Annotation: Small-subunit ribosomal RNA, central domain from an uncultured prokaryote, 351 nucleotides, folded computationally. The RNAcentral record of the full RNA draws on ENA.

Context: one part of a larger RNA
RNA sequence: CUGGGCGUAAAGCGCGCGUAGGUGGUUUGGUAAGUUGGAUGUGAAAGCCCUGGGCUUAACCUGGGAACUGCAUUCAAAACUGCCAGGCUAGAGUACAGUAGAGAGGGGUAGAAUUUCAGGUGUAGCGGUGAAAUGCGUAGAGAUCUGAAGGAAUACCAGUGGCGAAGGUGGCCUCCUGACCUAACAUUGACGCUGAGGUGCGAAAGCGUGGGGAGCAAACAGGAUUAGAUACCCUGGUAGUCCACGCCGUAGACGAUGUCUACUAGUCUUCGGUAUCCUUGAGUAUACUUAGUGGCGAAGCUAACGGGAUAAGUUGACCGCCUGGGGAGUACGGUCGCAAGAUUAAAACUC
Numbered sequence: 001c002u003g004g005g006c007g008u009a010a011a012g013c014g015c016g017c018g019u020a021g022g023u024g025g026u027u028u029g030g031u032a033a034g035u036u037g038g039a040u041g042u043g044a045a046a047g048c049c050c051u052g053g054g055c056u057u058a059a060c061c062u063g064g065g066a067a068c069u070g071c072a073u074u075c076a077a078a079a080c081u082g083c084c085a086g087g088c089u090a091g092a093g094u095a096c097a098g099u100a101g102a103g104a105g106g107g108g109u110a111g112a113a114u115u116u117c118a119g120g121u122g123u124a125g126c127g128g129u130g131a132a133a134u135g136c137g138u139a140g141a142g143a144u145c146u147g148a149a150g151g152a153a154u155a156c157c158a159g160u161g162g163c164g165a166a167g168g169u170g171g172c173c174u175c176c177u178g179a180c181c182u183a184a185c186a187u188u189g190a191c192g193c194u195g196a197g198g199u200g201c202g203a204a205a206g207c208g209u210g211g212g213g214a215g216c217a218a219a220c221a222g223g224a225u226u227a228g229a230u231a232c233c234c235u236g237g238u239a240g241u242c243c244a245c246g247c248c249g250u251a252g253a254c255g256a257u258g259u260c261u262a263c264u265a266g267u268c269u270u271c272g273g274u275a276u277c278c279u280u281g282a283g284u285a286u287a288c289u290u291a292g293u294g295g296c297g298a299a300g301c302u303a304a305c306g307g308g309a310u311a312a313g314u315u316g317a318c319c320g321c322c323u324g325g326g327g328a329g330u331a332c333g334g335u336c337g338c339a340a341g342a343u344u345a346a347a348a349c350u351c
Base pairs, nucleotide, nucleotide: 004322005321006320007305008304012319014201015200016199017198021194022193023192025088026087027086028085029084030083031082033081034080035077036076037075038074039073040072041071042070049065050064051063052062053061054060091191092188093187094186097182098181103177105175106174107173108172109171110154115149116148117147118146119145120144121143125136126135162169163168206247207246208245209244210243211242215241216240220236221235222234223233258318259317260316262314263313266296267295268294270292273288274287275286276285301306324351325350326349333344334343335342336341
């Protein structure tokens, strides 16, 4: 390079936005860059190939042809791609009217519980375990009642429920804000898709500065267990967990399944919307559709498991990635970072 692949064997970037690039609906006219055909010139000779001739054959020498798949010029064609000009509305967007939702950010607020403090009642235990002990308690604990403080999280509702690009998101009220969806149609008129670099977001842990600190709890201390016990169990307990601002940029960041598009049997279900019937219950029944979410399952697919309109089926566009195991996601170098480290990424050697 030509291939073959990427759910589980190696392989889909954690997820968006988007530059270059690639690619692109329908129709009319033009153009002729790509494309197609013809002609001319050139494509040295030798060699290879075909076919003759000459050395007694052969090697060898020699005549002719073909080939040289190319390039240039020119003439023509106009289907397809491109380009130019003009239309269209099925893609895409915008407007109008509505629905649902833990989507995001700011502010406020509520109750239950844990802990601590103060006070009352009250007396000898409490706590903990497999059993104990460390621990707390006559300086009055634990229990119980009243009051106060403070922080964090929001029982039930709650659901193979909802929302979000992913990470994620859950008390209530309010302000501000993103996206989806539905119906009827109005409008712009291909404005689309993908996306190397780039840029933004990105759990937890960790880092910096300043706060906060109830519970929990790495480290640490003690008590047990044990042959030992740097553990599992128990009593304590600091970072941290929380807030603000700034970094880090990784995860089994998983559906281990890139994004977009079209097509291809059914059946049951969840949520939303619309319509109709019975009728006014904050319900029931039927139907439909698009969007989302689940369970089975035809065909075809798959090594099998399985997947099966939410495809791993049949197609197209674009990107990313893989190429035996170990060495190694390591070394060196570069870039980024305060650091921890991240990212890019080999080779020797070995089986």